Annotation
This is a predicted structure of a 95-nucleotide RNA (SAM riboswitch aptamer (S box leader)) from a bovine gut metagenome. The RNAcentral record of the sequence draws on MGnify. The prediction has a mean pLDDT of 81.
[in-house]
RNA sequence: CUUAUCCGGAGUGACCGAGGGAACAGGCCCUAUGACGUCCGGCAACCUACCUUUGCGGCAAGGUGCUAAUUCCUGCGGUCUGACCGAAAGAUGAG
Repeated sequence: CUUAUCCGGAGUGACCGAGGGAACAGGCCCUAUGACGUCCGGCAACCUACCUUUGCGGCAAGGUGCUAAUUCCUGCGGUCUGACCGAAAGAUGAG
């Protein structure tokens, strides 16, 4: 850079000890009843492997990923000015 997905799913655990919510800004939330992070567990099924097959599919070994709130909401445009829709941006996988 290209492409697919992003309204669903996933702990009563241990350690750590103060911030955190994937750019920035504005909000709004989570957090000593221990957030975040790490380990373990789990979820999912993008890639590889295996099974089956015309195809659909299955499986969950490996490689990622994920495991509060729609990508937490909004910011740009459309618009009936409420939502909503579409983009943009971002995240993840594959190339």